The part of an RNA shown here (large-subunit ribosomal RNA, domain IV) has 328 nucleotides and comes from a metagenome. The coordinates come from a structure-prediction model, not an experiment, and the mean pLDDT is 89.

Context: one part of a larger RNA
RNA sequence: CUGUACUGAAGGAACUAGACAAAUUGCACGCGUAACUUCGGGAUAAGCGUGACCCAUAUAUACGCAGGUACUUAUGGGUGUCACAAAAGAGGGAGUGCCGACUGUUUAUUAAAAACACAGGUCUAUGCAAACACGUAAGUGGAAGUAUAUGGACUGACGCCUGCCCAGUGCUGGAAGAUUAAUCGGAGGGGUGCAAGCCCUGAUGCCAAGUCCCAGUGAACGGCGGCCGUAACAAUAACGGUCCUAAGGUAGCGAAAUUCCUUGUCGGGUAAGUUCCGACGCGCAUGAAUGGCGUAACGAGUUCUCCAUUGUCUCCAGUACAGACUCA
Numbered sequence: 001c002u003g004u005a006c007u008g009a010a011g012g013a014a015c016u017a018g019a020c021a022a023a024u025u026g027c028a029c030g031c032g033u034a035a036c037u038u039c040g041g042g043a044u045a046a047g048c049g050u051g052a053c054c055c056a057u058a059u060a061u062a063c064g065c066a067g068g069u070a071c072u073u074a075u076g077g078g079u080g081u082c083a084c085a086a087a088a089g090a091g092g093g094a095g096u097g098c099c100g101a102c103u104g105u106u107u108a109u110u111a112a113a114a115a116c117a118c119a120g121g122u123c124u125a126u127g128c129a130a131a132c133a134c135g136u137a138a139g140u141g142g143a144a145g146u147a148u149a150u151g152g153a154c155u156g157a158c159g160c161c162u163g164c165c166c167a168g169u170g171c172u173g174g175a176a177g178a179u180u181a182a183u184c185g186g187a188g189g190g191g192u193g194c195a196a197g198c199c200c201u202g203a204u205g206c207c208a209a210g211u212c213c214c215a216g217u218g219a220a221c222g223g224c225g226g227c228c229g230u231a232a233c234a235a236u237a238a239c240g241g242u243c244c245u246a247a248g249g250u251a252g253c254g255a256a257a258u259u260c261c262u263u264g265u266c267g268g269g270u271a272a273g274u275u276c277c278g279a280c281g282c283g284c285a286u287g288a289a290u291g292g293c294g295u296a297a298c299g300a301g302u303u304c305u306c307c308a309u310u311g312u313c314u315c316c317a318g319u320a321c322a323g324a325c326u327c328a
Stems, first nucleotide, its partner, number of pairs: 001323008010314002014312001019309001027051005036041001038157001052079007061070003080084001092307004097302002099299002104116002120155007132141003158294004163224003168221002170217005177212003184205001188201005225243005252286001253283001264280005
């Protein structure tokens, strides 16, 4: 010097991307316990006290016919130690925002999560020889089930809700019409032949799905404007004009896991805050089951703050053991 353990004056996060690591807490009993809440929780919330041993009194339980024995608890008094849950084992806590409701699942070997799943919600298909899937088929699964069932898709507890657009694309429906293949049909034309005939060609017409066409449909794929002017300072524009569109973004939320400009502006917290919290809203480029907004509980998730605690640090020092190293 390296590793593994351990100790440390004063300070106590000043360290650092970040309290990473370490330290703190830890058990039992008694007391006590907030916001919020889906009234279950939150909660071991937080916080406070007691704990060894001896004596006395009282005492529950078990066993025993009984004297009693074993063990428990409560109250009071006393004794000793630096230290009494004396070793080992054995939660640090509080506040705040975001995301996901939750318990679960996952990248075996760099990711455990906000990703997946989930109960619940909705749409859609399917009447049973079901739809759908596997198979050339036979057949099998679905299901020894039968629409309170089964398949497919999206969303994702719960609460309040889920706006407008059917022009495009998709899907569903539509006894007309247009278009459309083979087919059917055979007006007519041609070759050949004396002829009967044989051969070739062939118009209008007949004629399926599909497409066109007409409708419906958004918890189907998706989409949800621009430019001018206007109020008794100024600013702003409830109001008006105009162009375009299928329709011009409703309720909510909003510098956000979304905000480029941006460390936006204001307020809070700090002596000082690109983060954080609360507001504002010119949303570069939010927005309603590609769900919107809330939300108790939960989380080895993530942001910020505080208390406690500490060698993380100021600033390093020492001890033990194992290496390295030197000598043998």